[in-house]
Context: one part of a larger RNA
RNA sequence: ACCGGCGAGUUAUGAUUGCAUGCAAGGUUAAGUCGUAGAGACGGAGCCGUAGCGAAAGCGAGUCUAAACAGGGCGAUGAGUAUGUAGUCAUAGACCCGAAGCCCGACGAUCUAUCCAUGGCCAGGUUGAAGGUGGGGUAAAACCUACUGGAGGACCGAACCGACGUUCGUUGAAACGCCCGCGGAUGAGCUGUGGAUAGUGGAGAAAUUCCAAUCGAGUUGGGGGAUAGCUGGUUCUCCCCGAAAUAGCUUUAGGGCUAGCGUCGGCAAUUGUGUGGUGGAGGUAGAGCACUGAAUGUAUGAUGGCCGCUCACGCGGUACUGAAUCCAAUCAAACUCCGAAUGCCAUCACAUGUAUUCCGGCAGUCAGACUGUGGGGGAUAAGCUCCAUGGUCAAAAGGGAAACAGCCCAGACCGUCAAAUAAGGUCCCUAAAUUCAUGCUAAGUGUUAAAGGAUGUAGAAACGCUCAGACAACUAGGAUGUUGGCUCAGAAGCAGCCAUCAUUUAAAGAGUGCGUAACAGCUCACUAGUCGAGUAUUUCCGCGCCGACGAUUUACCGGGGCUAAGCAUGAUACCGAAUUUACGGAUUUAGAUUUAUCUAAGUGGUAGGGGAGCGUUCCAUGUGGAUUGAAGCGGUACCGUAAGGAGUCGUGGACUGCAUGGAAGUGAGUAUGCCGGU
Numbered sequence: 001a002c003c004g005g006c007g008a009g010u011u012a013u014g015a016u017u018g019c020a021u022g023c024a025a026g027g028u029u030a031a032g033u034c035g036u037a038g039a040g041a042c043g044g045a046g047c048c049g050u051a052g053c054g055a056a057a058g059c060g061a062g063u064c065u066a067a068a069c070a071g072g073g074c075g076a077u078g079a080g081u082a083u084g085u086a087g088u089c090a091u092a093g094a095c096c097c098g099a100a101g102c103c104c105g106a107c108g109a110u111c112u113a114u115c116c117a118u119g120g121c122c123a124g125g126u127u128g129a130a131g132g133u134g135g136g137g138u139a140a141a142a143c144c145u146a147c148u149g150g151a152g153g154a155c156c157g158a159a160c161c162g163a164c165g166u167u168c169g170u171u172g173a174a175a176c177g178c179c180c181g182c183g184g185a186u187g188a189g190c191u192g193u194g195g196a197u198a199g200u201g202g203a204g205a206a207a208u209u210c211c212a213a214u215c216g217a218g219u220u221g222g223g224g225g226a227u228a229g230c231u232g233g234u235u236c237u238c239c240c241c242g243a244a245a246u247a248g249c250u251u252u253a254g255g256g257c258u259a260g261c262g263u264c265g266g267c268a269a270u271u272g273u274g275u276g277g278u279g280g281a282g283g284u285a286g287a288g289c290a291c292u293g294a295a296u297g298u299a300u301g302a303u304g305g306c307c308g309c310u311c312a313c314g315c316g317g318u319a320c321u322g323a324a325u326c327c328a329a330u331c332a333a334a335c336u337c338c339g340a341a342u343g344c345c346a347u348c349a350c351a352u353g354u355a356u357u358c359c360g361g362c363a364g365u366c367a368g369a370c371u372g373u374g375g376g377g378g379a380u381a382a383g384c385u386c387c388a389u390g391g392u393c394a395a396a397a398g399g400g401a402a403a404c405a406g407c408c409c410a411g412a413c414c415g416u417c418a419a420a421u422a423a424g425g426u427c428c429c430u431a432a433a434u435u436c437a438u439g440c441u442a443a444g445u446g447u448u449a450a451a452g453g454a455u456g457u458a459g460a461a462a463c464g465c466u467c468a469g470a471c472a473a474c475u476a477g478g479a480u481g482u483u484g485g486c487u488c489a490g491a492a493g494c495a496g497c498c499a500u501c502a503u504u505u506a507a508a509g510a511g512u513g514c515g516u517a518a519c520a521g522c523u524c525a526c527u528a529g530u531c532g533a534g535u536a537u538u539u540c541c542g543c544g545c546c547g548a549c550g551a552u553u554u555a556c557c558g559g560g561g562c563u564a565a566g567c568a569u570g571a572u573a574c575c576g577a578a579u580u581u582a583c584g585g586a587u588u589u590a591g592a593u594u595u596a597u598c599u600a601a602g603u604g605g606u607a608g609g610g611g612a613g614c615g616u617u618c619c620a621u622g623u624g625g626a627u628u629g630a631a632g633c634g635g636u637a638c639c640g641u642a643a644g645g646a647g648u649c650g651u652g653g654a655c656u657g658c659a660u661g662g663a664a665g666u667g668a669g670u671a672u673g674c675c676g677g678u
Base pairs, nucleotide, nucleotide: 001678002677003676004675005674006673011092012091013090014089015088016087017086018085019084020083021082022081023080026048027047028046032042033041034040052059053058062074063073064072065071095233096232098230102223103222104221105220106219107218113197114196115195116194117193118192119191120190121189122187124156125155126154127152131148132147133146134145135144136143160184161183162182164181165180168177199215201211202210203209208217236613237612238611239610240609241608246259247258248257249256250255260365261364262362263361264360265359266358268356271355272352273351274350275349276348277347278346279345280344286338287336288335292332293331294330296328297327299325300324304320305318306317307316308315309314368393369392370391371390372389373388374387375386376385377384398409399408400407413585414584415583416582418581419580420579424575425574426573427560428559429558433572435571436570437569438568439567440566446562452546453545456543457542459540460539461538462537464535465534473530474529475528476527477526479503480502481501484498485497486496509524513522514521586603587602588601589600590599591598592597593596614667616664617663618662619661620660621659622658623657624656625655632651633650634649635648636647638645639644
């Protein structure tokens, strides 16, 4: 791992609600006795109800409060009770499995820690303390020297004890080892035997270290099924309805209680809902500036500053400051002279037909998600967060979006090799138009994105010039007073300042740009000629272009590929879903009739509520089968909407079914379930 077996809402006593039955202003016995371990009978103690009010005395359809004949509170105008059964709750282990722990008793120091008693062990080598003796030395000492001596938590190093490093080992040879090196090795040394200390404790050269492979409190038995607001699991079928992820409170936040939302039963109102009419309240969106504030400009301009004059009374000036006011143009969640839509309330009519409210039984829910819209927070970030209001998912399958809970379409009772459609599509993959009409795009734009940029291209409009010849190009001119004046070393169109005239002209600036030290030189404006038809500028709008850089692989059309098979507008077909229709069948509710038919509306579903059944074991009563072969097991194309039920063949070799009731150790795939087998 698989297969098989076992494996989880039970029982008792109360309470409460529904249903059933008996009796009913009453209902009923309990223990016990008799009795065949029976059925049943007896047994009235007791319990519930029939009257309440008051703390009580007490009074009583009333009573309490009170001074009250007032008011107010609680009552009074009758249905209960006993048993059974079902749901739920309470108390018990209370659906099952699961702690770490806490407490009580007992057993442990043959491991290990420390201690006590008594024994044992430490190859070999080295160093050479004190002391001593001899000699020297001194007044005597000190001291010096040679030898002797044999001290030491001394040195080197086996046994022994340890464990610093690597390797190997890591389902090991070993639940701590092996190889190679390493430390101590006469000492606070190592070790044998016997003994002492015990868990709220002992021991500890101290590490939360050790106390029998167990230690922040040993092991074992018991309290004990501790408790677990936590995790996991919880076993047959079909039918009807069908949530919530919110509010308040909570040592509360992943738990609870009440309400909200679900279901089942019951009573009852023109209750509810929708549409339309009518009447209301309101201060949002928008808008506005009349208030409160913010904020820009012009004008007028108080006060103050500065300057001048001054008789220190004042006056004048000011490109300073800038109150206030007018005008113009703005802004606001905590501004409003105004002010919708929607929503809300009331009422009338119509539609619907209990959808509503209330009473009672039983719940589940209190982690929500994305998306559209209105907002707060954030950075007008987030698959972010918090509200409001719709939708979907949750609890919803089907079609579309390549794939894709929350987007678009659409809500699956079952069957059909029928039809019409939705969203979305119709070149191939791939069902259906290589459909029609008119345009646009040339970028593979489509099939990614901004500020910004650009003689891309289509359309619309405005305005200038133009056969009296425009625009572009080419040829020619582009002059004179004059080098204007000033400035300046110089300043001559062209450093700078001022002025910017006049003349000749077809035309030519006191000069557009280069250029020179200054001139010169080139060029432009402007004019003529050549040429011969459009040309210059601006605005709006459609579709395109650039801007455009990333990490495994093209990789931002699903792919192929497409110049339409792209984009825009219009048209006609077709495809396309579990939608709708058609036909057949099942079932729920309601209504009709009539007693099984019709009609109408339904039949997705998690938590959850309600209903109806199947099967297993045993019991009672009745009735069957079986050695001419029971149960069980195996094969099988049968029946039923399902759980399931027959028939038959084989195997097997002795029990077993059906009907109606009853009682449960009553249904297995999941619990890292338990046991067995393989």
A computed fold for a 678-nucleotide part of an RNA from an uncultured Bacilli bacterium, annotated as large-subunit ribosomal RNA, domain II. The coordinates come from a structure-prediction model, not an experiment, and the mean pLDDT is 86.